This is a predicted complex of two RNAs, RNase P RNA and transfer RNA, with 462 nucleotides together. Its mean pLDDT, the model's own confidence on a scale to 100, is 77. It holds a member of the Rfam family "Bacterial RNase P class A". The family's RNA type in Rfam is ribozyme.
RNA sequence: UUGGUCGGACGGGUGGUCGCUCGAUCUGCGGUUCACCGCGGGUCGGGAGGAAAGUCCGGUCUCCAUAGGGCAGCAUGCCGGCUAACGGCCGGGGGGAUUCGCUCAAAGCGGGUUUCACGGAAAGUGCCACAGAAAAUAUACCGCCGUAGAUCGCUUCAACGCGGUUUGCGGUAAGGGUGAAAUGGUGCGGUAAGAGCGCACCGCGGGCGGAGCAAUUCGUCCGGCAGGGCAAACCCCAUGCGGAGCAAGACCAAAUAGGAGAGGAGGAGCGGCCCGUUCCGUUUUACUCUCGGGUAGGUCGCUAGAGCCGGCCAGUAAUGGCCGGCCCAGAGGAAUGAUUGCCGCCCGCAAGGGUACAGAAACCGGCUUACAGUCCGGCAACCCAC
RNA sequence: GGGCGCGUAGCUCAAUUGGCAGAGCAAAUGACUCUUAAUCAUUAGGUUGUAGGUUCGAUUCCUACCGCGCUCACCA
Numbered sequence: 001u002u003g004g005u006c007g008g009a010c011g012g013g014u015g016g017u018c019g020c021u022c023g024a025u026c027u028g029c030g031g032u033u034c035a036c037c038g039c040g041g042g043u044c045g046g047g048a049g050g051a052a053a054g055u056c057c058g059g060u061c062u063c064c065a066u067a068g069g070g071c072a073g074c075a076u077g078c079c080g081g082c083u084a085a086c087g088g089c090c091g092g093g094g095g096g097a098u099u100c101g102c103u104c105a106a107a108g109c110g111g112g113u114u115u116c117a118c119g120g121a122a123a124g125u126g127c128c129a130c131a132g133a134a135a136a137u138a139u140a141c142c143g144c145c146g147u148a149g150a151u152c153g154c155u156u157c158a159a160c161g162c163g164g165u166u167u168g169c170g171g172u173a174a175g176g177g178u179g180a181a182a183u184g185g186u187g188c189g190g191u192a193a194g195a196g197c198g199c200a201c202c203g204c205g206g207g208c209g210g211a212g213c214a215a216u217u218c219g220u221c222c223g224g225c226a227g228g229g230c231a232a233a234c235c236c237c238a239u240g241c242g243g244a245g246c247a248a249g250a251c252c253a254a255a256u257a258g259g260a261g262a263g264g265a266g267g268a269g270c271g272g273c274c275c276g277u278u279c280c281g282u283u284u285u286a287c288u289c290u291c292g293g294g295u296a297g298g299u300c301g302c303u304a305g306a307g308c309c310g311g312c313c314a315g316u317a318a319u320g321g322c323c324g325g326c327c328c329a330g331a332g333g334a335a336u337g338a339u340u341g342c343c344g345c346c347c348g349c350a351a352g353g354g355u356a357c358a359g360a361a362a363c364c365g366g367c368u369u370a371c372a373g374u375c376c377g378g379c380a381a382c383c384c385a386c
Numbered sequence: 387g388g389g390c391g392c393g394u395a396g397c398u399c400a401a402u403u404g405g406c407a408g409a410g411c412a413a414a415u416g417a418c419u420c421u422u423a424a425u426c427a428u429u430a431g432g433u434u435g436u437a438g439g440u441u442c443g444a445u446u447c448c449u450a451c452c453g454c455g456c457u458c459a460c461c462a
Base pairs, nucleotide, nucleotide: 002381004379005378006377007376008375009374010373012343013342014341015340016339017338018337020047021046022045023044024043025042026041027040028039029038030037031036049357053368054367056366057365058364059363060362061245062244063243064242073241074240075239076238077237078092079091080090081089082088093118094116095115096114097113098112099111100110101109102108119236120235124234125233126230127229128228141176142175143172144171145170146169147168148167149166150165151164152163153162154161184202185201186200187199188198189197203225204223205222206221207220208219209218210217211216249300250299251298252297259291260290261289262288263287267284268283269282270281271280272279307326308325309324310323311322312321313320314319344355345354346353347352387461388460389456390455391454392453393452396411397410398409399408405442413429414428415427416426417425435451436450437449438448439447
């Protein structure tokens, strides 16, 4: 310097005109005056995001359920801290990858960057295809070694002996071969051949001591080593979780049709007098009134909050505390827009065109995903110069 | 707004303690037939929605995305 990658910050600026929505205030008309409400008008103020998204976690809030506890189910999982809480964040430990330095080199040690769903495989159950002798109480295909027999060859007068082939019995886990994975690794000794069989170093396990809150680490001693992998298989251990979600839920409440109660005929039925009228009683209905549930509709929930900005202090940090200042969308078939001037950036010779991802719906803390372009920092690499 | 489900061949569906991805219909070719259909035989066709992870090994297990569906009959 270039492109890449990782992390952080930003996410066009400033005016004009015409609108939309919310709030405050003034005002015109109407509802008989005031209050209040409805329809208009004027002025002032506010009006999308870092992800408003996915709805993957955690909470606030609301209703339902609930004596307490357990089972089941789900989630999380090295240690410590932060937080309202979390599967989030910060710091630390351990493992992996890469790079640099020490080193002739390797190994090892140290540093940088980056990454990890990182409890338990010695509680139990299960799985490990194909290949391979054997895939987990081990076993023995080839091989190696010992021994017994048979047979062949050499030698020999013959036997003994030596060598080959083959069969049986036994030893072995060095070597071969299979596999993703084969029962600690390397070397020396040892042995018939071998083997932690013995020893040294490395690895592993345990005890003790030091450091640390802890994970863990360092030192030392002891143990020949003891059972490979999978728990994003069941499971075990520890911890947490009651369920549903603002279309939660609360309040007001029309017309119509049901329900309950009261009144109740001049209409209808029955009874009273032998009949009719009148009259009386009773039942029922039309009708009237009242009450209650729920629907349409309306109101609340609804935005001052784990809030934002600045400073100081504590802390490695996440974060917390104190002080000062600020109010920053609350709609509801759903506003936050349209057009235009100048400037910025990109494409283009120019005219001109473009300016990412995307838009609140109760709210908050995270995670994940999308994103043109600009700035800052880290990392390794190419090129150039010294 | 909230809540839930699905994705495998052109279509409809299978595939379970993770171990060679199959079936029916459709398609192509051949046979039969004068021809077509039916029938018979053969064949092709798959990034198991995408990407990453666990594992020796993933349609299957885990995570993140993408697409589709369910509002008289998921919730007013």